[in-house]
Context: one part of a larger RNA
Molecule: small-subunit ribosomal RNA, central domain
Organism: Gramella sp. AN32
Parts: sequence; structure tokens; C1' cells
RNA sequence: UUGGGUUUAAAGGGUCCGUAGGCGGGAUGAUAAGUCAGUGGUGAAAGUCUGCAGCUCAACUGUAGAAUUGCCAUUGAUACUGUUGUUCUUGAAUGAUUAUGAAGUGGUUGGAAUGUGUAGUGUAGCGGUGAAAUGCAUAGAUAUUACACAGAACACCUAUUGCGAAGGCAGAUCACUAAUAAUGUAUUGACGCUGAUGGACGAAAGCGUAGGUAGCGAACAGGAUUAGAUACCCUGGUAGUCUACGCCGUAAACGAUGGUUACUAGCUGUCCGGCCCGAUUGAGGGCUGGGUGGCCAAGCGAAAGUGAUAAGUAACCCACCUGGGGAGUACGUUCGCAAGAAUGAAACUC
Repeated sequence: UUGGGUUUAAAGGGUCCGUAGGCGGGAUGAUAAGUCAGUGGUGAAAGUCUGCAGCUCAACUGUAGAAUUGCCAUUGAUACUGUUGUUCUUGAAUGAUUAUGAAGUGGUUGGAAUGUGUAGUGUAGCGGUGAAAUGCAUAGAUAUUACACAGAACACCUAUUGCGAAGGCAGAUCACUAAUAAUGUAUUGACGCUGAUGGACGAAAGCGUAGGUAGCGAACAGGAUUAGAUACCCUGGUAGUCUACGCCGUAAACGAUGGUUACUAGCUGUCCGGCCCGAUUGAGGGCUGGGUGGCCAAGCGAAAGUGAUAAGUAACCCACCUGGGGAGUACGUUCGCAAGAAUGAAACUC
């Protein structure tokens, strides 16, 4: 390489957009590039294979044929692929109507809790633990009442709920932006799928500048525990956590399962729609489209399991794997303020 694979054994890119490329719906005409058939030329010799012959045989040699799977030219065929013309609507998209949601961005605003301050009441403890101590408190704490201020997070509703490409998203409300679904069939008429390089987004932590800092809390300090205790427990507490702008670009970024399309028994929840029956206030029942769960037939699977949301049956495109360690290391390069990220070996060893 051929082949075989990628939920858990090595292996799906964190996610999307999209360039080149690859692949691509129905009907019909043209063309004849691919494809197929015929003919001609060429495809040196030696070598190979087959027949026959010559050395006593063989090796060896001679002779004839085949093969030489290729290339070129020419004459035809036109199913498929390509190119091109016309056309269609079911793929795709646009528009309409009706809905949906913690989708995003910005503003305004609410209550509970916590902490602090001031004032009142009040007196000796509070706090904390397995037990204690550090700590706070007669300079009046803890508790309780009133008022004020601050920052952060949004109890109940809240769930195999919903939305989003993923990361993720939750008090209320307003504005702007985007998305999805159903219905219907109005418009375009294959406009599609995937996607190397590339671009955008991307939890937490971390970094830069300027703010903010209630609670929590790496580091750090103290008290305990212990043989020790650089921990677990307790009292404090700085970065950080929050906001704006800019970087970083990684995660068990997980469904450890790439995307798209088609097909293949059922049963049962739930969310968002539509139609019909019932009723007119409704409950409810049936059918159907899209999501999200559970159980299972066939099939698949090493098994666990999966099973229309496939890990089944197929097609197309991309990514990745090829024994363990060395090693996601070294070197080089690119990116980054840095931390580091990306790419990514070998010797050696089992």
C1' cells in the first nucleotide's frame, strides 16, 4: 500500500461557517470526452509460454507461433458518467399565517438572605467542634428592633422540562437581534451534501489595563488532630470569584458515539404544533408533524449493550488509528505579554 477499523480494546477534529476538491433528484434533445465494439499501425532483439527440431540425454541452441494486458489513428454504438440546451417539483431555499422557548445583546427594576454602619432594648457570654482551642466580647459582644448602605446570587415554580452549533443559558420587565416547528402550497427551480487549507465562536483556571469586593476563598497565619500532619476539622484571610475592554484557546469540551440522506416490527411517557370527534366553561378520545425519554422484536456486537435519536441495512464526504514504554517528551517552526498552546520524532527498552 491493499485490507481492517474508530461507545468502552489504538482511533470522531470542542463546535459551526465556508474555499478548493469529492459526490449529487425526475423527463427529454444534442455531443461523443470517459466507456464499449470493429479495423489498421506500432509495441526492437534477447527473455517468458507453447509446438517442432539439433548436439547420445539434459542444461544449451535453432525455428515457428502466442503473449507483450500498452500507445496512436480511424469507423461505429449511446445504456451509464461527463459537457451542453429545454423542462419538472418531490430535495433545497424564499415568502405568508399561527405558535414556541432559562437562545443572544443592552437598559430599567424587585424581594429574601448575608455583611457593615448608626440608634434603641438588654447582660455575660458568644462562636466553634468528635471533644477543644485559636477567635470575638464589660471600650457592652451574641440576641432582638428600627433605619441606612454595599456587592453577589436569583428560593418556591423546576422536571429524564425547554432553548442553543457547541461552550452554555434561570427573579421581573422593556427594546433590539436571531432561531425552530407546524399549517398551507404562493414563489424560485437542483440553487444540494460534505468540506483539506482558512475564518468565527469556544467552560473553568490564568494573564494585561481600569474599576469593584458582601459572601465564599487557592496562597498564607494561627488553633487542633497525629508518631509526624507542609492534610482532612476549626478561627482568620490575600489573589481570585463580579464589571468593562483586550488576550489565552484548553477540558472526562462526553452520548467517551463526525455530518448528510434513505430504508427497516412494536409498546409506553412527556414538550411544542395541526386536523377530526365530543362539549360549548371544560375534561377527554382518535389521527398526524417535529423534539425529548423509557422498554423491547429482528439485526448488530467480544460482551456490556445498542435497537427508527442505531452501535441495524446502504450511499457520499471529512477527521483519525496501526503493540506497550520512551512521549504528547526532544528538536525545529508558527502563535502567545507570559503561563503555555499547536505541529510532533528518534535512539533505547520490553